Predicted 3D model of a 370-nucleotide RNA (Bacterial RNase P class A) from an Aggregatilineales bacterium.
Lineage of the source: Bacteria > Bacillati > Chloroflexota > Anaerolineae > Aggregatilineales.
A source record names the gene rnpB.
Rfam family: Bacterial RNase P class A. About the family: Ribonuclease P (RNase P) is a ubiquitous endoribonuclease, found in archaea, bacteria and eukarya as well as chloroplasts and mitochondria.
The coordinates come from a structure-prediction model, not an experiment, and the mean pLDDT is 77.
The RNAcentral record of the sequence draws on ENA.
The model forms 94% of the base pairs in the Rfam consensus.

RNA sequence: CAAGUUGGCCGGGCGGUUGCGUCCCGGCGGCACUGCCGGUUGGGAUGAGGAAAGUCCGCGCUCCACAGAGCACGGUGCUGGCUAACGGCCAGGCGGGGUGACCCGACGGAACAGUGCAACAGAGAGGUGUAUUGCCUCACGCAUCGGCGUGGGGCGAGGGUGAAACGGUAAGGUAAGAGCUUACCGGCGCGCGUGGUGACACGCGCGGCCAGGCAAACCCCACCCGGAGCAAGGCCAAGCAGAGACGAGGCGUGGCUCGCGCCGCUACCAGUCUCGGGUAGGCUGCUUGAGGCGGCAGGCAACUGCCGUCCCAGAUAGAUAACCGCCACCCCACGGGGCACAGAACGCGGCUUAUAGGCUGGCUUGGCGC
Numbered sequence: 001c002a003a004g005u006u007g008g009c010c011g012g013g014c015g016g017u018u019g020c021g022u023c024c025c026g027g028c029g030g031c032a033c034u035g036c037c038g039g040u041u042g043g044g045a046u047g048a049g050g051a052a053a054g055u056c057c058g059c060g061c062u063c064c065a066c067a068g069a070g071c072a073c074g075g076u077g078c079u080g081g082c083u084a085a086c087g088g089c090c091a092g093g094c095g096g097g098g099u100g101a102c103c104c105g106a107c108g109g110a111a112c113a114g115u116g117c118a119a120c121a122g123a124g125a126g127g128u129g130u131a132u133u134g135c136c137u138c139a140c141g142c143a144u145c146g147g148c149g150u151g152g153g154g155c156g157a158g159g160g161u162g163a164a165a166c167g168g169u170a171a172g173g174u175a176a177g178a179g180c181u182u183a184c185c186g187g188c189g190c191g192c193g194u195g196g197u198g199a200c201a202c203g204c205g206c207g208g209c210c211a212g213g214c215a216a217a218c219c220c221c222a223c224c225c226g227g228a229g230c231a232a233g234g235c236c237a238a239g240c241a242g243a244g245a246c247g248a249g250g251c252g253u254g255g256c257u258c259g260c261g262c263c264g265c266u267a268c269c270a271g272u273c274u275c276g277g278g279u280a281g282g283c284u285g286c287u288u289g290a291g292g293c294g295g296c297a298g299g300c301a302a303c304u305g306c307c308g309u310c311c312c313a314g315a316u317a318g319a320u321a322a323c324c325g326c327c328a329c330c331c332c333a334c335g336g337g338g339c340a341c342a343g344a345a346c347g348c349g350g351c352u353u354a355u356a357g358g359c360u361g362g363c364u365u366g367g368c369g370c
Stems, first nucleotide, its partner, number of pairs: 001366010012327007020047009029037003049341001053352002056350005061229004074224004078092005093107001094105004108220002114218002116214002133158001134155009167185006186210002188207008233284004242275005252268005291310008329338003
């Protein structure tokens, strides 16, 4: 210098004008008046994110359910640690990829507990399995010989198919062959030793055990799991309907009364009050919290402890905006244009996904120079 790999951080800045939500301090106004007002007006403070997102996990919180235990469904799945918890994170082991930094892995049952699956090709695709091309041999026939044909038997080495065909090399052995036998190598299993908390690693010995793959197929094993969610839940409570009490006055309607009138009694009605549940609506839950920042200490780290300091949106159909100027960045035909992904809704820890542009640390490989 180039290419690459991995972590951390930012994700527009300053100013002006006009607005909006929340809180605080006043002025005015209203009321059931030392307070309240979703009345109004002025000043001040403050007002989205690294993902606020997807709602995929895990918690807190709330209500409901619940003797105990088990089953089913579902989830997780190498080891050790961290944590409130996790399917998250850290460290490590093993396997795979890469020259390397580094990356990836649902990675329990080393698939003889059982059941099952394997497209196409191929003779045969999983049990004591296959014979297409082949090898050997016997009988018969043909042929001068090498040999050829038919039938029976033995074989699993060579060729061929496939993602996968039942270890590899050499020697012995055989009619031909074959872990059939032996040596070495590889794998697997068992036993022992050493190191490690452990996953596991290394070493030694034994066994021809060599009969494969798939459990994000059923299954088995171990562990974890009650349900619903802030529209949870709690409080206040117009109107309407219901229940009860009172009921001045009106004599409106009905009855006592066949018709009419009057008088009397009575029921209903207007109205007032009380009660329980509770709709609209309001208040609460609501933001001080597994909190942020800094320092010190422990730990490889995730993380934890102590001390100091700070308060950092709480709306409810949803405020956090619009416009302008300058600067920064990108494009440009020099006129200008663009400036990502996206926006809280009870809170928190993660994961995943989206993201223009920029800053920065470590490491690797290659080239060149000293």